[in-house]
Context: one part of a larger RNA
Molecule: large-subunit ribosomal RNA, domain I
Organism: Streptomyces regalis
RNA sequence: GGCGCACGGUGGAUGCCUUGGUACCAGGAACCGAUGAAGGACGUGGGAGGCCACGAUAGUCCCCGGGGAGUCGUCAACCAGGCUUUGAUCCGGGGGUUUCCGAAUGGGGAAACCCGGCAGUCGUCAUGGGCUGUCACCCUUGUCUGAACACAUAGGGCAAGUGGAGGGAACGCGGGGAAGUGAAACAUCUCAGUACCCGCAGGAAGAGAAAACAACCGUGAUUCCGGGAGUAGUGGCGAGCGAAACCGGAUGAGGCUAAACCGUAUACGUGUGAGACCCGGCAGGGGUUGCGUAUGCGGGGUUGUGGGAUCUCUCUUUUACGGUCUGCCGGCCGUGAGACGAGUCAGAAACCGUUGAUGUAGGCGAAGGACAUGCGAAAGGUCCGGCGUAGAGGGUAAGACCCCCGUAGUCGAAACGUCAGCGGCUCGUUUGAGAGACACCCAAGUAGCACGGGGCCCGAGAAAUCCCGUGUGAAUCUGGCGGGACCACCCGCUAAGCCUAAAUAUUCCCUGGUGACCGAUAGCGGAUAGUACCGUGAGGGAAUGGUGAAAAGUACCCCGGGAGGGGAGUGAAAUAGUACCUGAAACCGUGUGCCU
Numbered sequence: 001g002g003c004g005c006a007c008g009g010u011g012g013a014u015g016c017c018u019u020g021g022u023a024c025c026a027g028g029a030a031c032c033g034a035u036g037a038a039g040g041a042c043g044u045g046g047g048a049g050g051c052c053a054c055g056a057u058a059g060u061c062c063c064c065g066g067g068g069a070g071u072c073g074u075c076a077a078c079c080a081g082g083c084u085u086u087g088a089u090c091c092g093g094g095g096g097u098u099u100c101c102g103a104a105u106g107g108g109g110a111a112a113c114c115c116g117g118c119a120g121u122c123g124u125c126a127u128g129g130g131c132u133g134u135c136a137c138c139c140u141u142g143u144c145u146g147a148a149c150a151c152a153u154a155g156g157g158c159a160a161g162u163g164g165a166g167g168g169a170a171c172g173c174g175g176g177g178a179a180g181u182g183a184a185a186c187a188u189c190u191c192a193g194u195a196c197c198c199g200c201a202g203g204a205a206g207a208g209a210a211a212a213c214a215a216c217c218g219u220g221a222u223u224c225c226g227g228g229a230g231u232a233g234u235g236g237c238g239a240g241c242g243a244a245a246c247c248g249g250a251u252g253a254g255g256c257u258a259a260a261c262c263g264u265a266u267a268c269g270u271g272u273g274a275g276a277c278c279c280g281g282c283a284g285g286g287g288u289u290g291c292g293u294a295u296g297c298g299g300g301g302u303u304g305u306g307g308g309a310u311c312u313c314u315c316u317u318u319u320a321c322g323g324u325c326u327g328c329c330g331g332c333c334g335u336g337a338g339a340c341g342a343g344u345c346a347g348a349a350a351c352c353g354u355u356g357a358u359g360u361a362g363g364c365g366a367a368g369g370a371c372a373u374g375c376g377a378a379a380g381g382u383c384c385g386g387c388g389u390a391g392a393g394g395g396u397a398a399g400a401c402c403c404c405c406g407u408a409g410u411c412g413a414a415a416c417g418u419c420a421g422c423g424g425c426u427c428g429u430u431u432g433a434g435a436g437a438c439a440c441c442c443a444a445g446u447a448g449c450a451c452g453g454g455g456c457c458c459g460a461g462a463a464a465u466c467c468c469g470u471g472u473g474a475a476u477c478u479g480g481c482g483g484g485a486c487c488a489c490c491c492g493c494u495a496a497g498c499c500u501a502a503a504u505a506u507u508c509c510c511u512g513g514u515g516a517c518c519g520a521u522a523g524c525g526g527a528u529a530g531u532a533c534c535g536u537g538a539g540g541g542a543a544u545g546g547u548g549a550a551a552a553g554u555a556c557c558c559c560g561g562g563a564g565g566g567g568a569g570u571g572a573a574a575u576a577g578u579a580c581c582u583g584a585a586a587c588c589g590u591g592u593g594c595c596u
Stems, first nucleotide, its partner, number of pairs: 001595009015581001016546002020518002022515007029507002031167002039101003042055003046079002049075003052059001061095006070083003106115003116135007137164002139161007171202001172200005182189001186236001212219002223250005233241002254499003257443001261299010276289001277286002279330006304477001306442003310437006318337007338430006351424010362411003368384004385402002387391001393405003448472007458484001479494005533540002553580001556567004
C1' cells in the first nucleotide's frame, strides 16, 4: 500500500410524518372610492425587535347580543402591574375614533414633507402661534353678467349636485395590432385578428323580436350545447382554413317610439273689421281670438293575412261633479268613486309593515369496564357489556362508536343583511269591434350606384349578403329589400329609431366539501417570502421542516482558559442531548487477519 472483517466519523439519501400547497364540486358574493379607496409611511404595549391588531379615544372606546372562568395576541419565556360571577378575556351585529402619504383635490413637492388664504375659537400687552372647518379641476343645472358687432353669441362670476376622476384576478365589448413559426426555402397564404397596447362596462357582457330562413312544404327574436361535419366550400386548389339550413336539447317574453291628425305654449311672417274664428243645430253675444312656418309639450299611433291617420255608417260602451261665451239637446274634455288588471328585472317608480326561510355568534347532543402484555404509555389482545337517525373526522403516552372535541338529529338572534308570501303603496284600463270612402303618413344625405378597402367557408372570383371611406344620390304601399352576378315569374320580409330577463363565460374573494393529487430537490416562487440577496432601474429572486408522550432540555462533582468531554441524574430509549427521528452512498479513519 492492497483485499477482507469489525467499529466509528462525515454526509443527509431513504422510510415515516405534515403545519403548506394543488385540482375540482356546491352554495354565496361579484365590486371598493371625494362620507377620501386600493396600497403604504409613521406611530400605539410597563420592560417591545419582527409579525399581526389598532390610530393621538392608537394591543383599543360605546351600545346590543352570544358565552361562562379565567385573562392581559404571536415568535417567546420571564419579571412587574392590572382586569374579572356587579360576568372579564373571547365570538358576532351596529356605531365611534381613524395621524401623514396616496385619484390626493388650498399652493408647492425629491410620496409619507414644506408653505398658505378665509371663518370661528384658544393663547399673547402685541406680533409670531395652536385647534376645528373650509379653499383643486372638469361636467350638469340654475342664476348674474357680458366682447369683437345693434340684438345676440363666445367668454366670465356665483350657487347647487350621494355627478366624474383612482383601484381591481379572470370573464365581456370596442379601437389599434405583430413576429418567431408552418408552408420542410419563400413572397400570396399561415401563425392570427392570436400575443401585446389603449378605451369602456357589467355581475355578467354582447346579441335579440325578421327589410330572417326556406323552397312551392313550411318555420317563426336572441343566446348556449350535441349533431349536421372536418361535410359544402375555400386554398401558391400548397400548407392549411372551414360554414349554414335542418334535427335533438338548455332557456323562454316580449315591448316602447318617429310620422300622418288634434290640442296647447312660444317666436316669426301674413291677413283683415266680417264672410274668418269661438264643438254641432237655432237665437243672442265676443272682437283678432284667424291662417301659415318653426320648435317644445300633451293626446293619437306602431303593423306585413300591410298598418295607421282623416271622414261616413253599424253595434257596444258603471257612475258623480266640473268645464267647453250664454240658453236647450247631443257630443267632447278633465277630476273623483267603483270595478278589473299589473308592478319596481325591459316596458314609469320609491318606500313601509307583517309572516316565514336563510346568512353573520351559538346551545343540547347516546353508550365501558376489568385483566394481562408492553423495560414507559393501551385506544392494540382477552373477557364480559352498552349506544347508534351518532361506526364522518381529529385528538388523547401504540390501533378508541361508548375518554375529549365532534358527528346524526334538534334548537337558537337584540342588531344588520338576503329571499319569498301577504298587505299598504304605485301604475294602467273604464270604450272597443266591424264595414266603406279617401290616398294624408309609414324613420334621407338614408337605400342604391361608382371607385377604394374590410369582414363573411368565400384569397376578385360569375361574387350576392354585411360594414367602412370618397363621390353621387331615390321612392312611400301601384312603395321598397331579399331569395349568391343579372333578368322574368314566384315566394319571403318591411331597412335607414330604442329597450329587453333566462339558458352562456369567469373567479381576486367568503363558506362547506371531495381527491387511484404532492409530501419538503415534491407541492404555489413561497410549510410563508415576493423576504434575504442581486441590479442605477425596469426587473430578477432563493434556501432552511421533524429531540421527546411530556423539557422531565442533564442539579451536583471532575478535566479544561474555553470549546468540549467523563461521571451522576432525567427518560422507555441519550449512538433521542437542542450540530437532536430514521441515518444509505461517495469521502475519511481506528483495530485486526491475509498478501506485498